[in-house]
RNA sequence: GCCGUUGUAGCUCAGUCGGUAGAGCAAUUCCAUGGUAAGGAAUAGGUCCGCAGUUCGAUUCUGCGCAACGGCU
Numbered sequence: 001g002c003c004g005u006u007g008u009a010g011c012u013c014a015g016u017c018g019g020u021a022g023a024g025c026a027a028u029u030c031c032a033u034g035g036u037a038a039g040g041a042a043u044a045g046g047u048c049c050g051c052a053g054u055u056c057g058a059u060u061c062u063g064c065g066c067a068a069c070g071g072c073u
Base pairs, nucleotide, nucleotide: 001072002071003070004069005068006067007066010025011024012023013022019056027043028042029041030040031039049065050064051063052062053061
């Protein structure tokens, strides 16, 4: 220099062949116990890496960047 994959909640990851996003763990509250742990229930938490384009509508499609990883030279 060229090519590919990945980027979504505090962490690990789903997801939608375009219709305003979910799980597990973690956090908070409650239940329960004489108390603690385990257990049960509920709640909160995300401008879906950035900027443009297409579209009535983009996390999803396209382009250009940024970051991580891998391959080739």
A computed fold for a 73-nucleotide RNA from Candidatus Moranbacteria bacterium RIFOXYA12_FULL_44_15, annotated as transfer RNA. Lineage of the source: Bacteria > Bacteria candidate phyla > Candidatus Moraniibacteriota. Rfam family: tRNA. The family's RNA type in Rfam is transfer RNA. Gene Ontology term of the family: triplet codon-amino acid adaptor activity. Its mean pLDDT, the model's own confidence on a scale to 100, is 81. It was read from a public genome assembly.